[in-house]
RNA sequence: CCCGCGAUAGCUCAGUUGGUAGAGCGGAAGACUGUAGAUGUGUAAAAUGCUGUUAUCUUUAGGUCACUGAUUCAACUCCGGUUCGCGGGA
Numbered sequence: 001c002c003c004g005c006g007a008u009a010g011c012u013c014a015g016u017u018g019g020u021a022g023a024g025c026g027g028a029a030g031a032c033u034g035u036a037g038a039u040g041u042g043u044a045a046a047a048u049g050c051u052g053u054u055a056u057c058u059u060u061a062g063g064u065c066a067c068u069g070a071u072u073c074a075a076c077u078c079c080g081g082u083u084c085g086c087g088g089g090a
Stems, first nucleotide, its partner, number of pairs: 001089007010025004019073001027060005034053004040048001066082004
């Protein structure tokens, strides 16, 4: 220098013949189950309340779709240019 692939939520990734952007994990709130703690209340012992924690469930927030321009009624998607990463060639 040339060619190909990739860039989407905090993380890992889906998302087509252009038509409302999604999942899992993670975050927030709640329910429920078990469990631990202490100079709570209480008892014969418990129940119960508070705080922490575990599993499960419900609800929910979070995105200028790498950047820029073009085509189109409409672009994550098509086209040009740019940036970064990976691979190949010379």
Molecule: transfer RNA
Organism: Adineta vaga